[in-house]
Context: one part of a larger RNA
RNA sequence: GCCUGCGAGUUAGUGGUACGUGGCGAGGUUAACCCGUGUGGGGAAGCCGUAGCGAAAGCGAGUCCGAAUAGGGCGUUUGAGUCGCGUGCUCUAGACCCGAAGCGGAGUGAUCUAUCCAUGGCCAGGUUGAAGCGUCGGUAAGACGUCGUGGAGGACCGAACCCACCAGGGUUGAAAACCUGGGGGAUGAGCUGUGGAUAGGGGUGAAAGGCCAAUCAAACUCCGUGAUAGCUGGUUCUCCCCGAAAUGCAUUUAGGUGCAGCGUCGUGUGUUUCUUGCCGGAGGUAGAGCACUGGAUAGUCUAGGGGGCCCAACAGCUUACCGAAAUUAGCCAAACUCCGAAUGCCGGUAAGUGAGAGCGCGGCAGUGAGACUGUGGGGGAUAAGCUUCAUAGUCGAGAGGGAAACAGCCCAGAUCACCAGCUAAGGCCCCUAAGCGGUAACUAAGUGGAAAAGGAUGUGGAGUUGCGGAGACAACCAGGAGGUUGGCUUGGAAGCAGCCACCCUUGAAAGAGUGCGUAAUAGCUCACUGGUCAAGUGAUUCUGCGCCGACAAUUUAGCGGGGCUCAAGUUAUCCGCCGAAGCUGUGGCAUUCACGCGUGUACCUGAACUUUGGUUCCAGGUGUGUGGAUGGGUAGGGGAGCGUCGUGUGUGCGAAGAAGCGUCGGGGUGACCCGGGCGUGGAGUGCACACGAGUGAGAAUGCAGGC
Numbered sequence: 001g002c003c004u005g006c007g008a009g010u011u012a013g014u015g016g017u018a019c020g021u022g023g024c025g026a027g028g029u030u031a032a033c034c035c036g037u038g039u040g041g042g043g044a045a046g047c048c049g050u051a052g053c054g055a056a057a058g059c060g061a062g063u064c065c066g067a068a069u070a071g072g073g074c075g076u077u078u079g080a081g082u083c084g085c086g087u088g089c090u091c092u093a094g095a096c097c098c099g100a101a102g103c104g105g106a107g108u109g110a111u112c113u114a115u116c117c118a119u120g121g122c123c124a125g126g127u128u129g130a131a132g133c134g135u136c137g138g139u140a141a142g143a144c145g146u147c148g149u150g151g152a153g154g155a156c157c158g159a160a161c162c163c164a165c166c167a168g169g170g171u172u173g174a175a176a177a178c179c180u181g182g183g184g185g186a187u188g189a190g191c192u193g194u195g196g197a198u199a200g201g202g203g204u205g206a207a208a209g210g211c212c213a214a215u216c217a218a219a220c221u222c223c224g225u226g227a228u229a230g231c232u233g234g235u236u237c238u239c240c241c242c243g244a245a246a247u248g249c250a251u252u253u254a255g256g257u258g259c260a261g262c263g264u265c266g267u268g269u270g271u272u273u274c275u276u277g278c279c280g281g282a283g284g285u286a287g288a289g290c291a292c293u294g295g296a297u298a299g300u301c302u303a304g305g306g307g308g309c310c311c312a313a314c315a316g317c318u319u320a321c322c323g324a325a326a327u328u329a330g331c332c333a334a335a336c337u338c339c340g341a342a343u344g345c346c347g348g349u350a351a352g353u354g355a356g357a358g359c360g361c362g363g364c365a366g367u368g369a370g371a372c373u374g375u376g377g378g379g380g381a382u383a384a385g386c387u388u389c390a391u392a393g394u395c396g397a398g399a400g401g402g403a404a405a406c407a408g409c410c411c412a413g414a415u416c417a418c419c420a421g422c423u424a425a426g427g428c429c430c431c432u433a434a435g436c437g438g439u440a441a442c443u444a445a446g447u448g449g450a451a452a453a454g455g456a457u458g459u460g461g462a463g464u465u466g467c468g469g470a471g472a473c474a475a476c477c478a479g480g481a482g483g484u485u486g487g488c489u490u491g492g493a494a495g496c497a498g499c500c501a502c503c504c505u506u507g508a509a510a511g512a513g514u515g516c517g518u519a520a521u522a523g524c525u526c527a528c529u530g531g532u533c534a535a536g537u538g539a540u541u542c543u544g545c546g547c548c549g550a551c552a553a554u555u556u557a558g559c560g561g562g563g564c565u566c567a568a569g570u571u572a573u574c575c576g577c578c579g580a581a582g583c584u585g586u587g588g589c590a591u592u593c594a595c596g597c598g599u600g601u602a603c604c605u606g607a608a609c610u611u612u613g614g615u616u617c618c619a620g621g622u623g624u625g626u627g628g629a630u631g632g633g634u635a636g637g638g639g640a641g642c643g644u645c646g647u648g649u650g651u652g653c654g655a656a657g658a659a660g661c662g663u664c665g666g667g668g669u670g671a672c673c674c675g676g677g678c679g680u681g682g683a684g685u686g687c688a689c690a691c692g693a694g695u696g697a698g699a700a701u702g703c704a705g706g707c
Base pairs, nucleotide, nucleotide: 001707002706003705004704005703006702011093012092013091015090016089017088018087019086020085021084022083023082024081027048028047029046033042034041035040052059053058062074063073064072065071096234097233099231103224104223105222106221107220108219114198115197116196117195118194119193120192121191122190123188125157126156127155128153132149133148134147136145137144161185162184163183165182166181167180168179169178200216202212203211204210237641238640239639240638241637242636247260248259249258250257251256261367262366263364264363265362266361267360268359269358272357274352275351276350277349278348279347280346281345287339288337289336293333294332295331297329298328299327300326304322305321306319307318308317309316370395371394372393373392374391375390376389377388378387379386400411401410402409415588416587417586418585420584421583422582426578427577428576429562430561431560435575437574438573439572440571441570442569448564454548455547458545459544460543461542462541463540464539465538466537467536475532476531477530478529479528481505482504483503486500487499488498511526515524516523589631590630591629592628593627594626595625596624597623602622603621604620605619606618607616608615609614642696644693645692646691647690648689649688650687651686652685653684660680661679662678663677664676665674666673667672
């Protein structure tokens, strides 16, 4: 890992509550217990209801507060309960199942290991050579020195022994700590055998929270114990109907819970709901504005202040200084408003719709982590697949088609079947279903098929305007002069470093000079003019489509690909077609509503009559036909069923072969079924109704076994 089996909402309480159903009914009912074995008979204590109010005494259709015959609160009028059974939920219990780390109690452990005690054992070999002692030297005597002797040391080297520093290997190991090669200690605070001591908030510790039997920031075993777990995981058959929430308030609360909101089921009400038109309202948003409150720019005007002149004082004059108020012009505002929409909201009225509309009461929930997109805002940086509100949609809980792929975007809401049709979004050259469709343009950039400020004789369209057969624009030929080298400045300044002025003359025209140039001149050139040529040529505004700006990492890689240029790109327009689980067609199933039939024979319940035989019709359910509507679905609510084991009653099958197993065949919307065949098997078992559960397995790092 697979297979098989086991594996999770149970049980109790004469608890609570709601619904269904039954008995009796202003009443209902017994409990313990007794007689006793019939699902019998007793047993009235008690409980609930028939009356409430008050804390209570108590009073009573009233009562309480109150001085009150005031007022107010809760009640009265109309009335249904109660006891069983079943089901949903709940309370108390382990309470759907598994799961802690832990806490407490009583015990068991020092054969591992820590320390200690008692008694034993062990340390090859080699080296060094302390004190002391002796000889000799030395000294006044010493001290001291030399040579011997001697054999000290947590001394030295190094086996056994003890340790474990480094590296390699091993790391589903040979091994739950090892192997190999080096390493440290090796007469000591040494190592070691045997026996003994210390025990769990305790021991022991040359101290690492180390060690105390592969377990230690409190050992192990059993018990309290099924501790508790607002946490994680798991929770077993089918079909049908409806179908959420991720919000508000509160919370030692924020991943929990309570109430409300939203779902479902029952019951009541019966259009009250919703939409649109009309009518009537409230409001201060968008926008706008400056009338208030503030901000803020410039001018005018000037109070006041500063500076200057003048001045004994008072005064006066002045100022490209600052500047209130006023005024003019142009602005800004979530916490400004003289104004002021569109939507939305409230009420009335009419019409439409009338549907899983609205509302009341009750049973049962789940949800209370939301996500993205559009729009209006706050926070942030007018950042974020950011965060937080409002509003709408989708996902959540939604399949199908499109967006290459792609929960939240676009289209569209899947009851089932069909080798039928029409469309939506989006598409129609090939991959790939359908147009290399029509008309008129644009684009040359593969723009399309990513991007800004900014830049540019790209190109199309629409304007305004200058010059132009009295000859423009461009090109070519020629002129471009004189006063004068203007004055100043300067070493120089002559059109051309700089400052000032910028005139006059001749002329077709020519600046006291547009640029280059020189030390300064010179030289070249321009403006301006004539000629040649010959018809358009400049400036500017708006606009369509393009260009540059444009640099990233495995591989083209910013059209899905191929490929596309009078497009297969872009703009406008037209006609076709394709395209979904949408719509239609045909057939089937289910739910629900309306109407009809049958209520005849049928059954049940209720009501009325009754001669107790029954009859009647009404009400309801079971049935059937037609028509309409509906049938995506997580949490969740409701309904109807299948299957397993057992019990009771009835009725069957079985050695002429039960169950089970295998296989073939058949049936049902499904769980499943076959009293179909054959084989195997060898003794029980099916069906109907009712009842009762140890009642359904794929998941829980589930448990056991097998492989």
Record summary:
Predicted 3D model of a 707-nucleotide part of an RNA (large-subunit ribosomal RNA, domain II) from Desertihabitans aurantiacus. Its Rfam family is "Bacterial large subunit ribosomal RNA". Its family is annotated with structural constituent of ribosome and ribosome in the Gene Ontology. The coordinates come from a structure-prediction model, not an experiment, and the mean pLDDT is 83.